Notes: The RNA shown here (c-di-GMP-I riboswitch aptamer) has 86 nucleotides and comes from a Methylococcales bacterium. Of the family's consensus pairs, 90% are formed in the model. It was read from a public genome assembly, where an Rfam model found it.
RNA sequence: UCUGAAAAACGGCAAAACCAUCGAAAGGCGGUGACGCAAAAUUUCCAGUCUAACGGAGCUAUUCCUAUGACAGUGGGGUUGCCAGA
Repeated sequence: UCUGAAAAACGGCAAAACCAUCGAAAGGCGGUGACGCAAAAUUUCCAGUCUAACGGAGCUAUUCCUAUGACAGUGGGGUUGCCAGA
C1' cells in the first nucleotide's frame, strides 16, 4: 500500500429497560445492563429522520409552518485505527 467471504480478539464498544441528572422537546451525560457491532472510532460535508422552544401563520380550535436544536447504532462521503492475509 492492497484485499478481506468465513473464522478469530490481548482486548474494545454497548441497544432496550431501569435509576439519577441536564433540556421546551427531540435528545445528551453518568450508573446498572447487553440487543448487537470489525470501525457501533471520529466528522453534520450530502441525503434522510426526529423535535418545534424562539419566530411566523391562524385567531383561541391549542392547529399548521419553521433548526438556529438533535440522531454518526439510517445510508453515502471525509479522517484515523484493530485483526488476518498478501